c-di-GMP-I riboswitch aptamer from Aestuariibacter salexigens DSM 15300, 87 nucleotides, folded computationally.
NCBI's taxonomy places the organism under Bacteria, Pseudomonadati, Gammaproteobacteria, Alteromonadaceae, Aestuariibacter salexigens.
The coordinates come from a structure-prediction model, not an experiment, and the mean pLDDT is 84.

């Protein structure tokens, strides 16, 4: 420097679930909780999934269809940082 991998050491993150808050919504923050993670850190670039406020359509009208500027990095790949210990 490269590759990314035995086993242990300190230490991290936190699923679902419950309060409180934000949000139209998915969803999220903060506290609790602990299913799991060696990138479950970071970035929506690719592709894929959720939602449809606004907007566009259809219709006799409170309805249906589209549609991401809105989210998911703990779906998948990619980009990029990085702790300990091993060859």
């Nucleotide at each position: 420097u490269a590759u990314g991998c035995a086993g242990a050491a300190u230490g991290g993150c936190a699923a679902a679930c419950c309060a409180c808050g934000u949000g139209a919504a998915a969803a999220u923050g903060u506290g609790g909780g602990g299913c799991g993670c060696a990138a479950a850190g970071u970035c929506a670039c690719c592709g894929g999934u959720c939602u449809a406020a606004g907007g566009a359509g259809u219709c006799a009208u409170u309805a249906c269809u589209c549609u991401a500027c809105g989210a998911c990095a703990g779906c998948g790949g990619g980009a990029u940082u990085g702790c300990c210990g091993g060859a």